[in-house]
C1' cells in the first nucleotide's frame, strides 16, 4: 500500500413530554349492569364496572427496520386434473424448510499477488446480427503486390522444304496466387523447412485446436498421457430459438366473528367455479308438462355472474417479550467520550470553536441488493 472477514456506532445524570401494560386513587362527567323509589311516564337515589382524570412501577426500533429482488410459514378459493400460451432455472458435489441463497470445487476472464468476477447447457437443428472501414465478415474474397512456365502481343537474331521451327529479351493482356502488405475489434490455424512460374497444409517436423480409439486420476464437473486422422466450416443465444428440469391462483388491505344498512332500483347475460384460452370435472331452488315413473327430459322464473345508481361501513380477533392504526420512545440542560482545527504549554497537558453516520418496526421467518461520519479487532499479499 492492498485484499478478505467481524464488532461498536455515543455514554451518564436531571427536568418536562409520549405509547403499551400492571397496581392504586378519586366519583366531576359519560356509558353499561343491578337494586330501590316514583303519578311506575319523565325522572331521582345508591352500589359496582369501564372510559375520560391523577399517582406509582415496568417495558418500548435495526444491521440494515430501507429496496420489494427471491424463498417459505400461515390464510382463502372443491377443478390444486390434462394441455396450449406464459414464466423460472441452467458446470459439478454438498448444506438447507426452500431458493435464483450459502459452501467446496471444475472451467473461463481480470490482477504481480492475497483475491475477485462469471447471464457457466447447445453455434454441426434453423433464422438473424457483426456499424464504419475493407477486395472480402463464414459455402467469403483480390485493393497494393508476386508470378506470367502455358496461351497472347511486340522487338531482335538464326534456320527454313516458305507451311513454319527454334532461341533471347520485353509487355503484363488472358490466366494463376492468397505466402508479403493494407482495412478492421475480429480475415478461414502458428513457426520452420521443402516444393512451386510465383504461391498455398501442396508435403513434412513441432505446436494449438477438432474428431476417433485407448490408458490413468477423480463421486462428478473435469484433468493428465498415448496412438491415429483429416489438415482446420469465426463471434454472438444478457438475439429469436433448441434442449433439460421446475411452476394452480391470490395474498394480513389474506382471512374470521359480531353489529349496521338495504327499494331488492335500472340494464345486460343464461351461466358460474382466484391471471388468459381449450378439454374434462363439479355447482342450486321453485312451478308446470311429458315419459320407460328406479329415475330422466323439456319450458319458464329466481338465484349465481357483469355494469350503473342508492344505503351502511362500527367493534373485536388475526396481532406478537415494541405492537401502533394518521400511526408511540421526543425536547432542553450539564458532564464525559470520539474526530478535526486554532491558541498556549512547565511537554504532563490545558482552553476554545466545529462536527458526531445510514437511517424508523406494521403478520412472521430465512436470504439477496443498496446506504453508512467515525472507531476497533483478526487473517492474508
Nucleotide at each position: 500500500a492492498g485484499c478478505c472477514g467481524g464488532c461498536c456506532g455515543g455514554g451518564u445524570g436531571g427536568c418536562c413530554g409520549c405509547g403499551g401494560u400492571c397496581g392504586g386513587a378519586g366519583c366531576c362527567g359519560a356509558c353499561a349492569g343491578g337494586a330501590g323509589g316514583g303519578c311506575c311516564a319523565a325522572c331521582c337515589u345508591c352500589c359496582c364496572g369501564u372510559c375520560g382524570u391523577c399517582c406509582g412501577g415496568u417495558c418500548g426500533a435495526g444491521g440494515a427496520a430501507g429496496g420489494u429482488c427471491g424463498g417459505g410459514a400461515c390464510u382463502c378459493c372443491a377443478c390444486a386434473g390434462g394441455g396450449c400460451a406464459g414464466g423460472g432455472u441452467g458446470c459439478u458435489g454438498g448444506c438447507u424448510a426452500a431458493c435464483g441463497g450459502c459452501u467446496a470445487g471444475u472451467c473461463g476472464g481480470g490482477g504481480u499477488g492475497a483475491c475477485u468476477c462469471g447471464a457457466a447447457g447447445g453455434a454441426a437443428a434453423g433464422u438473424g446480427c457483426c456499424a464504419c472501414a475493407g477486395a472480402g465478415a463464414a459455402c467469403a474474397g483480390a485493393c497494393c503486390g508476386c508470378c506470367g512456365a502455358u496461351g497472347g502481343c511486340g522487338a531482335c537474331a538464326c534456320c527454313u522444304c516458305c507451311g513454319g521451327g527454334c532461341g533471347u529479351c520485353g509487355c503484363a493482356c488472358a490466366g494463376g496466387u492468397a505466402a508479403g502488405g493494407g482495412u478492421g475489434a475480429a480475415a478461414c490455424g502458428g513457426u520452420g523447412c521443402g516444393g512451386u512460374a510465383a504461391g498455398a497444409g501442396c508435403g513434412c517436423a513441432c505446436c494449438a485446436g477438432c474428431g476417433a480409439c485407448c490408458g490413468g486420476g477423480g463421486u462428478g464437473a473435469c484433468c493428465c498421457g498415448g496412438u491415429c486422422g483429416g489438415c482446420u466450416c469465426g463471434g454472438u443465444a444478457a438475439a429469436c430459438c433448441c434442449c433439460a428440469c421446475c411452476c394452480g391462483g391470490a395474498g394480513c388491505a389474506a382471512g374470521g366473528u359480531c353489529g349496521a344498512a338495504a327499494c331488492g332500483g335500472g340494464g345486460g347475460a343464461c351461466g358460474g367455479a382466484u391471471g388468459g384460452c381449450c378439454c374434462g370435472u363439479c355447482c342450486g331452488g321453485c312451478a308446470u308438462c311429458c315419459c320407460u315413473a328406479c329415475g330422466g327430459g323439456a319450458u319458464g322464473c329466481c338465484a349465481c355472474c357483469c355494469c350503473c345508481a342508492g344505503g351502511u361501513g362500527g367493534a373485536c380477533c388475526g396481532c406478537u417479550c415494541a405492537g401502533a392504526u394518521g400511526g408511540a420512545u421526543g425536547g432542553c440542560c450539564a458532564c464525559c467520550c470520539c474526530a478535526u482545527c486554532c491558541u498556549c504549554u512547565u511537554c504532563g497537558g490545558a482552553g476554545g470553536g466545529u462536527g458526531g453516520a445510514c437511517a424508523g418496526a406494521a403478520u412472521c421467518c430465512c436470504g439477496c441488493c443498496u446506504a453508512c461520519a467515525g472507531g476497533u479487532c483478526g487473517g492474508c499479499u